[in-house]
Context: one part of a larger RNA
């Protein structure tokens, strides 16, 4: 000066407390260690790897492995030289591949001799090409502390100097945010504003929305109409602006009106100076090293999907605030043309016919818990729903290793889970379901969406993490 302390003061955070709901125990999922294989490519490893890269491994992807083949090469650029490009069929083959036959004579210029652009084809070779090595040679990106309130810096002053001092110190704030004092004055990146979003109104606008009153129907179908809702575009609205009480007559703070909202109204995006040789050479670029008839490249077939175990993060329970079984009700946000597909028929269903209507406020996808009846009566059961056999369906060239999805049978573990340990402070947790992005097909994942809708916060002694000041050090 700066780390660090099982010193000290202050403060703050779902850190703890207080409460809900999990996890840890079952089954399945998914990742990951080991372990096994010809291959189980490859990266992440305390927080901060581990439903992570990858927003989606049957072929492809794919980078692995086994065979089979290729060498100026699958891709580029250049020289030369002949074609003509392309189409289309057969055979051999597991395909790459290779070998015939057939159609076919194209653009632009032209002095009709030929030249040019693309496109194959052959030859030589400069060069291509590496998901191959260093993330400890790098750029570029991103994690994290942590959205914490903190890093500086110009001139002054002090100090022999490293420094130091503004930045400390009395309050105050979410906050180096503000206020008052001070050898300090000032400014910079941060904080906050300024952005979207949601809450409230008002003006415009009135179709694809909307329906008060008039007509009118099975319907807001329709004629009328934009008042309501609501869409989208301005624009007001909140600033501690007013009234009290405290403070220092100051920042602020407590309590109140009146408002649709009150003291940063909710939520997002926004992440100073750095730290960790963090992460990434497998997005990408790049140095250096390596390979060059092969560490390259095509192709079939398998592998990433293995399975004695361990953990990581999830899903579904274990049941009566339940489960079944009937018949009715209420969303947001979103996506659709190689797509979303109604009506209606067929199928116990997954589906399938079918093809209305939509480039969509117009047409399609399309709620569930929830209410109401009735039923089961505490049982491993009408709980649970796994695993297994039979038979079907969808995608797709192809579902065997390896898909998703129906219907029938079967019907295991599991009675709530030790030590420990997780997340949440309000429309939040918890429960419900939809929907989309990846995609042919393949979500318990991931990122929106809504609808139901709580419980506790006495406080701050402890556990973690931070931030300030201050004190000790054999540390740097």
């Nucleotide at each position: 000066u700066g780390a660090c302390g099982g010193g000290g003061g202050c403060c703050c955070g779902c850190a703890c407390a207080a409460g809900c709901a999990g996890c840890g125990g079952a089954g399945c999922a998914u990742g990951u260690g080991g372990u096994u294989u010809a291959a189980u490519u490859c990266g992440a490893a305390g927080c901060a790897a581990c439903g992570c890269g990858a927003a989606g491994a049957a072929c492809c992807u794919u980078a692995c492995c086994a065979g089979g083949g290729c060498u100026u090469g699958a891709c580029a650029u250049c020289u030369a030289a002949c074609g003509g490009a392309c189409u289309u069929a057969g055979u051999a083959g597991a395909g790459a591949u290779a070998c015939u036959a057939a159609g076919g004579u194209g653009c632009c210029u032209u002095u009709c001799g030929a030249g040019g652009a693309a496109c194959g084809u052959u030859a030589a070779g400069a060069c291509a090409g590496g998901u191959g090595g260093u993330g400890c040679a790098u750029g570029g990106u991103u994690g994290u502390c942590g959205u914490c309130a903190g890093c500086u810096c110009g001139u002054g002053u002090c100090g022999u100097g490293a420094g130091a001092u503004g930045u400390u110190g009395g309050g105050u704030u979410a906050a180096g945010u503000c206020c008052c004092g001070c050898a300090a004055c000032g400014a910079g990146c941060g904080c906050a504003a300024c952005c979207c979003u949601u809450g409230u109104u008002a003006u415009u606008a009135g179709u694809u929305g909307c329906c008060a009153g008039c007509a009118g129907u099975a319907a807001g179908a329709u004629g009328g109409g934009c008042a309501c809702u609501c869409u989208a575009a301005u624009a007001a609205g909140a600033c501690u602006g007013c009234c009290g009480g405290g403070g220092u007559u100051a920042a602020c703070u407590c309590g109140g009106a009146g408002g649709a909202a009150g003291g940063u109204g909710g939520g997002g995006a926004u992440g100073a100076c750095g730290u960790c040789a963090a992460a990434u050479c497998a997005u990408c670029a790049u140095g250096c090293c390596c390979c060059u008839u092969a560490u390259g490249u095509c192709c079939u077939g398998g592998g990433c999907u293995a399975c004695a175990c361990a953990c990581g993060u999830g899903c579904u329970a274990c049941a009566a605030u339940g489960g079944c079984u009937u018949a009715a009700a209420c969303a947001a946000a979103g996506u659709g043309a190689a797509c979303c597909g109604a009506a209606u028929c067929c199928g116990u269903a997954a589906g399938g016919a079918g093809g209305a209507g939509g480039g969509a406020a117009a047409c399609a996808c399309g709620a569930a818990a929830u209410a109401a009846a009735g039923u089961c009566u505490c049982a491993g059961u009408u709980c649970g729903g796994a695993c297994u056999g039979a038979g079907g369906g969808c995608u797709g060239c192809a579902a065997u290793c390896c898909g998703c999805c129906c219907u029938c049978a079967u019907g295991a573990a599991g009675c709530u889970g030790g030590a420990g340990u997780u997340g949440c402070u309000a429309g939040u947790a918890a429960u419900c379901g939809c929907g989309a992005a990846u995609c042919a097909g393949a979500a318990u994942g991931u990122c929106g969406c809504g609808g139901u809708g709580a419980a506790u916060a006495c406080g701050u002694u402890c556990c973690c993490g931070g931030g300030c000041c201050u004190u000790g050090u054999a540390c740097a």